The prediction has a mean pLDDT of 84. The part of an RNA shown here (large-subunit ribosomal RNA, domain V) has 584 nucleotides and comes from Nasonia vitripennis.
[in-house]
Context: one part of a larger RNA
RNA sequence: CCCGCGGCUAGACGGAAAGACCCCAUGAACCUUUACUGUAGCUUUGCAUUGGACUUUGACGGGACUUGUGUAGGAUAGGUGGGAGGCUGUGAGACGUGGUCGCCAGAUCACGAGGAGCCAUCCUUGAAAUACCACCCUGGUGUCGUUGAGGUUCUAACCUAGGCCCGUGAAUCCGGGUCGGGGACCGUGCAUGGCAGGCAGUUUGACUGGGGCGGUCUCCUCCUAAAAGGUAACGGAGGAGUUCGAAGGUUCGCUUGGUACGGUCGGACAUCGUACCUAAAGUGCAAUGGCAAAAGCGAGCUUGACUGCGAGACUGACACGUCGAGCAGGUGCGAAAGCAGGACAUAGUGAUCCGGUGGUUCUGUAUGGAAGGGCCAUCGCUCAACGGACAAAAGGUACUCUGGGGAUAACAGGCUGAUUCCGCCCAAGAGUUCACAUCGACGGCGGAGUUUGGCACCUCGAUGUCGGCUCAUCACAUCCUGGGGCUGUAGCCGGUCCCAAGGGUAUGGCUGUUCGCCAUUUAAAGUGGUACGUGAGCUGGGUUUAAAACGUCGUGAGACAGUUUGGUCCCUAUCUGCCGUGGG
Numbered sequence: 001c002c003c004g005c006g007g008c009u010a011g012a013c014g015g016a017a018a019g020a021c022c023c024c025a026u027g028a029a030c031c032u033u034u035a036c037u038g039u040a041g042c043u044u045u046g047c048a049u050u051g052g053a054c055u056u057u058g059a060c061g062g063g064a065c066u067u068g069u070g071u072a073g074g075a076u077a078g079g080u081g082g083g084a085g086g087c088u089g090u091g092a093g094a095c096g097u098g099g100u101c102g103c104c105a106g107a108u109c110a111c112g113a114g115g116a117g118c119c120a121u122c123c124u125u126g127a128a129a130u131a132c133c134a135c136c137c138u139g140g141u142g143u144c145g146u147u148g149a150g151g152u153u154c155u156a157a158c159c160u161a162g163g164c165c166c167g168u169g170a171a172u173c174c175g176g177g178u179c180g181g182g183g184a185c186c187g188u189g190c191a192u193g194g195c196a197g198g199c200a201g202u203u204u205g206a207c208u209g210g211g212g213c214g215g216u217c218u219c220c221u222c223c224u225a226a227a228a229g230g231u232a233a234c235g236g237a238g239g240a241g242u243u244c245g246a247a248g249g250u251u252c253g254c255u256u257g258g259u260a261c262g263g264u265c266g267g268a269c270a271u272c273g274u275a276c277c278u279a280a281a282g283u284g285c286a287a288u289g290g291c292a293a294a295a296g297c298g299a300g301c302u303u304g305a306c307u308g309c310g311a312g313a314c315u316g317a318c319a320c321g322u323c324g325a326g327c328a329g330g331u332g333c334g335a336a337a338g339c340a341g342g343a344c345a346u347a348g349u350g351a352u353c354c355g356g357u358g359g360u361u362c363u364g365u366a367u368g369g370a371a372g373g374g375c376c377a378u379c380g381c382u383c384a385a386c387g388g389a390c391a392a393a394a395g396g397u398a399c400u401c402u403g404g405g406g407a408u409a410a411c412a413g414g415c416u417g418a419u420u421c422c423g424c425c426c427a428a429g430a431g432u433u434c435a436c437a438u439c440g441a442c443g444g445c446g447g448a449g450u451u452u453g454g455c456a457c458c459u460c461g462a463u464g465u466c467g468g469c470u471c472a473u474c475a476c477a478u479c480c481u482g483g484g485g486c487u488g489u490a491g492c493c494g495g496u497c498c499c500a501a502g503g504g505u506a507u508g509g510c511u512g513u514u515c516g517c518c519a520u521u522u523a524a525a526g527u528g529g530u531a532c533g534u535g536a537g538c539u540g541g542g543u544u545u546a547a548a549a550c551g552u553c554g555u556g557a558g559a560c561a562g563u564u565u566g567g568u569c570c571c572u573a574u575c576u577g578c579c580g581u582g583g584g
Base pairs, nucleotide, nucleotide: 001584002583003582004581005580006579007578008577010576011575012574014571015570022405023404024403025402027401028400029397030396031395032394035202036201037200038199039198041195042194043193045191046190047189048188049187051154052153053152054151055150056149057148058147059146060145061144062143064141065140066139068137078136079135080134081133082132085119086118087117095112096111097110098109099108100107101106158182159181160180162179163178164177165176166175167174205217206216207215214234218240219239220238221237222236223235241386242284243343244342248302249301250300251299252298253297254296256280257277258276259275260274261273262272282291283290285348287346288345289344306329307328308327309326312323313322314321318387331340332339333338354380355379356378357377358376359375360374362373363372412459413457414455415454416453418452420448421447422446423445424444425443429439430438466541467539468538469537471533472530473529474528475527476526479504480503481502482499483498484497485496486495487494506520507519508518509517510516547565548564549563550562551560552559553558
């Protein structure tokens, strides 16, 4: 060096299983509920099946009888018309008893007794006699008819899983009959309102230095933005979701603000004067850009905050959006030239569909109309997730599932090194004195890659995760043992620094613990790396499935770096490696 055999498992990101954690999908399934929309079921009401009688109580109508008080006025005047007379022995006035109404004045009815008169025209009033007659109004009483509601009752629909008889020989079924019980209820059909996770179908946004929580989502202004335009981030700052019939148009006019000084009350600041600075003021509202021929501040007159159009441009993927001379009509201001199609400009917003309203030389299903539609004008969306999926929608899953992702998290690695650890520079100060024996503020410069992080680069068709056991191996920033310098080293002990990795570097108690505390030893009980070494070596106490409980949260399904009990750890070694051994 080649070829074996027996062993061990450190590696082959070993084998197994298109990762179960995490995220994504306009994926799924179950479960929940005060998500949405339905629905079984229950229930309300109406009509039908569904009939008779009596009674109570409404509504409407016919006929009868009644009712009617502002003030003034004999007094309780309903309205209008006719009307000069009417009622009375068929019993007037006045009186007694009782009823009804009542505004407590009285009105009216019945009966008794009685025996001859009573009322109107007159005076007050908007209106004149219930003296008399007719028609009607308001409210009431009783009656009849139609119709509704309630109650009681009947029997003939309907019910009867009550008895008996029959089909029937067996028949707690079924059918028929009969007696009884209930009864126009119940039940059923159609329509209708309600309740309704019992059941069903679904929804439950996106961005995001993983996801969730938080925040945001449209528009305006500035910076970032690299001197045209444009330009991102969960970059840095602020605003808008209007307002105004004057804060619009036009003509004419005016100049703000600050400082100093002077001046009654009067002041830091009110109104007045002078000088100086020059736009610092003001602009309805944020910022930017403008603005003194002012776009700022007043006054007069007004409605162009017009109708029909629009050459040509800007801007944009599109759809939107923006500017606009000029023409026609009619108008305002101005002597006129002219200016005026809102506001100093840039925010103050919502497509389409659907529907409403007004108008209209449009259409009009044989024709004339109409309905409906079109066109013009206008209205209804925090459709704010603001280019708006529907008129209409929340949650749980550890019982979970599928498709995907290392496009994206948790472990480990990588990059970085804020944080961490270690070292150094400067030296204020402490150290009685003395910066540097020792310690070292304020600051500065490095190194390491052990912490907590940042990033998301390999791995999601799988790189098993804490601790322990076993077995280790390396670094040295050395815990012990060895050698030295300085010392605020007398000695014994020490402090600090330099060299040094050969060897060594604890047993118990508690806890799943690493760590830590305690007890007792030791010369010492080192700090780290090795996928926080080591699960194809072991364990499985913790974490991290399914069961269950407590506390808390939640209406609930359920949830909790809260607790608690329980809970399947597979692999016969092909290659590399290592140990032992044999042959050539």
Source information:
It matches the Rfam family "Bacterial large subunit ribosomal RNA". The full RNA is in RNAcentral, with records from SILVA. The organism belongs to Nasonia, within Eukaryota.